[in-house]
RNA sequence: UGAGUGAACUGCGCAGUCGCGGCGGCGCUUCAGGCCGGCGAGGAAAGUCCGGGCAUCACAGAGCUGGGUAACUGCUAACGGCAGCCGGGGGCGACCCUAGGGCUAGUGCAACAGAAAUGAGACUUCCGUCAGUCUUUGACCGGCGGUAAAGGUGGAAAGGUGCGGUAAGAGCGCACCGGAGCGUAUGAGAAUACGCUGCCGUGUAAACCCUGCCCGAUGCAACGCUGAUUGGUGUAUCAGGUCAUAACGUCUGCUCGGCGGAUCUGGUACAAAGGCGGCUCGAUCGUUCCGGCGACGGAACGGCUAGAUAAAUGACUGCGGUCGGUUUCUCCGGAAACCGUUACAGAACCCGGCUUACAGGUUCGGUCACGCU
RNA sequence: GGUGUCAUAGCCAAGUGGUAAGGCAAGGGACUGCAACUCCCUGACUCCCCAGUUCAAAUCUGGGUGACACCUCCA
Numbered sequence: 001u002g003a004g005u006g007a008a009c010u011g012c013g014c015a016g017u018c019g020c021g022g023c024g025g026c027g028c029u030u031c032a033g034g035c036c037g038g039c040g041a042g043g044a045a046a047g048u049c050c051g052g053g054c055a056u057c058a059c060a061g062a063g064c065u066g067g068g069u070a071a072c073u074g075c076u077a078a079c080g081g082c083a084g085c086c087g088g089g090g091g092c093g094a095c096c097c098u099a100g101g102g103c104u105a106g107u108g109c110a111a112c113a114g115a116a117a118u119g120a121g122a123c124u125u126c127c128g129u130c131a132g133u134c135u136u137u138g139a140c141c142g143g144c145g146g147u148a149a150a151g152g153u154g155g156a157a158a159g160g161u162g163c164g165g166u167a168a169g170a171g172c173g174c175a176c177c178g179g180a181g182c183g184u185a186u187g188a189g190a191a192u193a194c195g196c197u198g199c200c201g202u203g204u205a206a207a208c209c210c211u212g213c214c215c216g217a218u219g220c221a222a223c224g225c226u227g228a229u230u231g232g233u234g235u236a237u238c239a240g241g242u243c244a245u246a247a248c249g250u251c252u253g254c255u256c257g258g259c260g261g262a263u264c265u266g267g268u269a270c271a272a273a274g275g276c277g278g279c280u281c282g283a284u285c286g287u288u289c290c291g292g293c294g295a296c297g298g299a300a301c302g303g304c305u306a307g308a309u310a311a312a313u314g315a316c317u318g319c320g321g322u323c324g325g326u327u328u329c330u331c332c333g334g335a336a337a338c339c340g341u342u343a344c345a346g347a348a349c350c351c352g353g354c355u356u357a358c359a360g361g362u363u364c365g366g367u368c369a370c371g372c373u
Numbered sequence: 374g375g376u377g378u379c380a381u382a383g384c385c386a387a388g389u390g391g392u393a394a395g396g397c398a399a400g401g402g403a404c405u406g407c408a409a410c411u412c413c414c415u416g417a418c419u420c421c422c423c424a425g426u427u428c429a430a431a432u433c434u435g436g437g438u439g440a441c442a443c444c445u446c447c448a
Base pairs, nucleotide, nucleotide: 001369002368003367005365006364007363008362009361010360012320013319014318015317016316017315018314020040021039023037024036025035026034042344046355047354049353050352051351052350053349054219055218056217057216061256062255063254064253066215067214068213069212070211072084073083074082075081086100087098088097089096090095101210102209106208107207108204109203110202123151124150126146127145128144129143130142132140133139134138159177160176161175162174163173164172178200179199180197181196182195183194184193185192186191223277224276225275226274230448231447232446233271234270235269236268237267238266239265240264241263242262243261248260249259250258251257284303285302286301287300288299289298290297291296321342323340324339325338326337327336328335329334374444375443376442377441378440379439380438383397384396385395391428399415400414401413402412403411421437422436423435424434425433
């Protein structure tokens, strides 16, 4: 210098004018409002895919069913997230990708093609043997048997390559490679290294299923307080009648278990609009230090940072910045003018993640190639 | 705001791993003097899109897009 790689950050700035939503203060008072100060979208506020807080239902029970998840060790409030590490794959490398338990528990499926598709199979070729024919050391045809070597089909043909062996062949024997099982050593573990055993039945679990672990249901339109009118419905309570320990209702689909005695009639009260709370101070943010490879944890100091409800956070102008293009000038480093560009998107109970969208810009750490010293 | 379902030809719609049924509409042909009716034939290169699993995906898994329904006790 060029190429490539990983991580972190940023997400136009300033000024003026006019406006919007909360909060605090001042003072006026006609109770409408006015003035001043301060605050006012995001890295994804999005998708609602996971996890938690919170709320109600027994502050939540047991079993089955059902759902989720998947190497190992840790982090965490928790997780399907993150960190480190192991195995596999890719790259010269920095580094990247990985739904990565179990088909040696059982069951299912494998269309078409092909002789045969799962512990299978003889269509052609090959080998042996018997009988026959002919142009007789041979060829052809037929029967019986051997074989998994060659052909061809397929995604897949029962470990692969080579040598020996054999009538022809075959892990039949041997060497190397791949896999499985067992043993020893190392490691916290996944696993790795070495040795032994010829042990070698394909693929599929994002097929049913098995194993380990996790999960109660409903979501702020939860939920609490208040509250105007009519009907229905429901709940609570009071009075009366009937029934009786079984039925019924509710808590999750079922069983157990828990709670409420159940039902009918009549009376009373409550529940829909709207208002207030929940609502924003919190697993909070910033800086420094300590522990840890890291995710993360701890301490000290400092800060308060949207709470709207049909939904505020905006519009215009000027100057400047970013990037791109054109023209002109040039001391080839650049400079000036003009035009365009400035993304994705927008809170709605809160938080930790993941995923998806995004004009551009900045910084830092490695790697490879070439050149120079 | 929350919860759930669906997407297959112009329209309706079956298909739950093995080369996508059927009906209406449309086009062509036959019948007819001409038509209607009737009969025969025809269409999915992509099953909303992008990845993945698998020998093989409309179907299974993940992500995205679009549409619809329900939830404030009901009116």

Predicted 3D model of RNase P RNA and transfer RNA as a complex of 448 nucleotides. It holds a member of the Rfam family "Bacterial RNase P class A".